[in-house]
RNA sequence: GAAGCGAGCCAGGCGGUCGCUGCGCCACCUUCGGGUUGCGUAGAGGAAAGUCGGGACUCCACAGGGCAGCGUAGCGGGUAACUCCCGUCCACCGUGAGGUGAGGAUUAGAGGAACAGAGACGAGCCGAUUAAGUUCGGUUGAAACGGCCAAUCUCUACGCGGAGCAACACCAAAUAGGCAGACGUCGACGUGGCCCACUGAGUCUGCGGGUAGGUGGCUUGAGCGCCGCGGCAACGCGGCGCCUAGAGGAAUGACCGCUGUGCCGCCGCAAGGCGGCAACAGAAUCCCGCUUACAGGCUCGCUUCACUU
Numbered sequence: 001g002a003a004g005c006g007a008g009c010c011a012g013g014c015g016g017u018c019g020c021u022g023c024g025c026c027a028c029c030u031u032c033g034g035g036u037u038g039c040g041u042a043g044a045g046g047a048a049a050g051u052c053g054g055g056a057c058u059c060c061a062c063a064g065g066g067c068a069g070c071g072u073a074g075c076g077g078g079u080a081a082c083u084c085c086c087g088u089c090c091a092c093c094g095u096g097a098g099g100u101g102a103g104g105a106u107u108a109g110a111g112g113a114a115c116a117g118a119g120a121c122g123a124g125c126c127g128a129u130u131a132a133g134u135u136c137g138g139u140u141g142a143a144a145c146g147g148c149c150a151a152u153c154u155c156u157a158c159g160c161g162g163a164g165c166a167a168c169a170c171c172a173a174a175u176a177g178g179c180a181g182a183c184g185u186c187g188a189c190g191u192g193g194c195c196c197a198c199u200g201a202g203u204c205u206g207c208g209g210g211u212a213g214g215u216g217g218c219u220u221g222a223g224c225g226c227c228g229c230g231g232c233a234a235c236g237c238g239g240c241g242c243c244u245a246g247a248g249g250a251a252u253g254a255c256c257g258c259u260g261u262g263c264c265g266c267c268g269c270a271a272g273g274c275g276g277c278a279a280c281a282g283a284a285u286c287c288c289g290c291u292u293a294c295a296g297g298c299u300c301g302c303u304u305c306a307c308u309u
Stems, first nucleotide, its partner, number of pairs: 001305010012259007020043006027036003045280001049291002052289005057164004069160005074088005089103001090101004104155002109153002111149002121146001125138004168216004178207006190198002223242008261278007
């Protein structure tokens, strides 16, 4: 210098104007539930995605045992848990750094073996040989007589209840059902207050369940950062510091100015100038993982080859 391998990180920056959502404070209004204005403050991601694995949480179900079903599978460790992660053995791939692996069992049973080959799973086939399946050999193939395949059933060991925040809990209209009580054909209720009159079978009150609607669940948590200690590592322990969206048909936006990087186009002898473009994507109860998508860029460690001293 070229080509690679592994791990980690960023996801342009600063300022202004107008909006949106949450919270705090002041003021005003209020039917006391709340509403409005102003000020301050916070406001998407490394994957918020797929909803694939595991858990927290909630409700339902549940004596105990077995069968069935599903999942996992070298060995050891980590974790709340996992199909995740770390270490290591073995096999395969790579010159190498490294990568990949559902990697137990075929002395219980079933099933299977493409192509090639004369013959492929049950003892047979081909050639030679012998009194005789008696003896010897067999170029293909992963495998030719003993074995192979479990990501085909199966066996062994271990694990597994179901539904999901639209869970669930609380408050609670209107209308129509339900239950109880009172009044009412000896005329209730209604006809604007009273009496008369008319009409003619219901009326009133309470309770309870559900719906609309509202509130909680809701974001302080297996949390994040730094340091120290233990461990090869995953990770654990301790100390100090920090609080970082919480909407609900669903806010997190739009515009402007300056500027950084990369690419493209035009102009210029050059320095440079002008213009354009800049990824995947968008929280919805929360967390740990996995997988997938992604313009461009940065850092660290390592390998192979070539060259120079």

The RNA shown here (Bacterial RNase P class A) has 309 nucleotides and comes from Usitatibacter palustris.
The RNAcentral record of the sequence draws on Rfam.
Of the family's consensus pairs, 94% are formed in the model.